[in-house]
Transfer RNA from a Candidatus Peregrinibacteria bacterium, 73 nucleotides, folded computationally.
RNA sequence: GCCACUUUAGCUCAGCUGGUAGAGCAAUGCUUUCGUAAAGCAGAGGUCUCGGGUUCGAUUCCCGAAAGUGGCU
Numbered sequence: 001g002c003c004a005c006u007u008u009a010g011c012u013c014a015g016c017u018g019g020u021a022g023a024g025c026a027a028u029g030c031u032u033u034c035g036u037a038a039a040g041c042a043g044a045g046g047u048c049u050c051g052g053g054u055u056c057g058a059u060u061c062c063c064g065a066a067a068g069u070g071g072c073u
Base pairs, nucleotide, nucleotide: 001072002071003070004069005068006067007066010025011024012023013022019056028042029041030040031039049065050064051063052062053061
């Protein structure tokens, strides 16, 4: 330098053929216990890496950039 893939909650990941985003774990609160752990319940937590474009509407489609992983030279 070239090619492919990835980027979504604190972490690991869904969401696929466009209609204002979810799970598990973690953390927080409550119940239970003499107390802790475990268990159960609840709510919270996101400018979907960034900038443009298409569209009534973009996490999703198109273009570019950044970061990461792998391969080739």
The coordinates come from a structure-prediction model, not an experiment, and the mean pLDDT is 82. NCBI's taxonomy places the organism under Bacteria, Bacteria candidate phyla, Candidatus Peregrinibacteriota. Rfam family: tRNA. By type it is a transfer RNA.